[in-house]
Molecule: transfer RNA
Organism: Chthoniobacteraceae bacterium
RNA sequence: GGGCCUGUAGCUCAAUGGUCAGAGCAGGGGACUCAUAAUCCCUUGGUUGGGGGUUCGAAUCCCUCCAGGCCUACCA
Numbered sequence: 001g002g003g004c005c006u007g008u009a010g011c012u013c014a015a016u017g018g019u020c021a022g023a024g025c026a027g028g029g030g031a032c033u034c035a036u037a038a039u040c041c042c043u044u045g046g047u048u049g050g051g052g053g054u055u056c057g058a059a060u061c062c063c064u065c066c067a068g069g070c071c072u073a074c075c076a
Stems, first nucleotide, its partner, number of pairs: 001072007010025004018056001027043005049065005
């Protein structure tokens, strides 16, 4: 230099272009217990990496940029 993959809640991950973007863990509150742990119930938390475009409608499709990773070529 070329190609490919990934980016969504604090963490790990879902979501066929179509209802309000969800789950587990974590955090907060409660139940249970003499108490703690475990267990159970409720609950907070999101500019879907940034910008632009297509569309009635975009996490999803297109362009560009950013960050991370993998493969490969060249030079030394």